This is a predicted structure of a 73-nucleotide RNA (transfer RNA) from a Flavobacteriales bacterium.
NCBI's taxonomy places the organism under Bacteria, Pseudomonadati, Bacteroidota, Flavobacteriia, Flavobacteriales.
Its Rfam family is "tRNA". The family's RNA type in Rfam is transfer RNA.
The sequence was found in a public genome assembly.
Model confidence (mean pLDDT): 82 of 100.

[in-house]
């Protein structure tokens, strides 16, 4: 330098044909227990990497970038 695939919650990933975002883990909180871990119930956490465009409406679909892992020279 070129080609591909990823980038959403603190970490791991879902997210169909656009229709206003979820799940395990981990935090808090409550139950239960002498206590505690489990185990159960609830709750909080997200400008979907960044900046435009398109659309009534974008995580998604165009356009530019960053950042990363692989591969080829």
């Nucleotide at each position: 330098g070129c080609c591909a695939c990823c980038u959403u919650a603190g970490c791991u990933c879902a997210g169909u044909u656009g229709g206003u975002a979820g799940a395990g883990c981990a935090g808090c909180u409550c139950a239960c227990u002498c206590g505690u871990a489990a185990u159960g119930a609830g709750c909080a956490g997200g400008u979907c990497g960044c900046g435009g465009g398109u659309u009534c409406g974008a995580g998604u679909c165009c356009c530019g970038u960053g950042g990363g892992u692989g591969g080829c020279u």